[in-house]
Molecule: c-di-AMP riboswitch aptamer (ydaO/yuaA leader)
Organism: Bacillota bacterium
RNA sequence: UUAUUGCAGGCGCUAAAUUUCUUGGUAGACAAGAAAGCGGAGGAACCAAUCUUUUGGGGCUAAUCUUCGUGAGAAGAAGGGUCACUCGACGACCCGCGCCCGUCAGCUCACUUCGCCAGCGUAGGUCGAGGGUUAUC
Numbered sequence: 001u002u003a004u005u006g007c008a009g010g011c012g013c014u015a016a017a018u019u020u021c022u023u024g025g026u027a028g029a030c031a032a033g034a035a036a037g038c039g040g041a042g043g044a045a046c047c048a049a050u051c052u053u054u055u056g057g058g059g060c061u062a063a064u065c066u067u068c069g070u071g072a073g074a075a076g077a078a079g080g081g082u083c084a085c086u087c088g089a090c091g092a093c094c095c096g097c098g099c100c101c102g103u104c105a106g107c108u109c110a111c112u113u114c115g116c117c118a119g120c121g122u123a124g125g126u127c128g129a130g131g132g133u134u135a136u137c
Stems, first nucleotide, its partner, number of pairs: 010122005018036007037116006047106001056104001057101004064077005079095005085130006
């Protein structure tokens, strides 16, 4: 000097996955419970459907589909994310996984019920309009 790793803290990103309180824990992480907030599922009438049902069917998620390939996979599209206030335009870089129910579920008031994990980044493009904060006068 460079690279990698570990610990602590600040800020930030994906995502519903956050906050507060009580108890336990040396602090913390974490565990149990409660509340707020956010998110998902089931569930009438009306409407929809009325040949649907192993060619099973269905749900969460942006993550599903097309073509090619014996396959691994490849090229695309639907859809989704970031570029550190919001919106618009242009541009750049990415994702396009995975899991669950168990023969069964359209929508859906009341009502019932479940989840709040996990994984990353390190000063991060341009223009326009609008806004916010701080300092000075």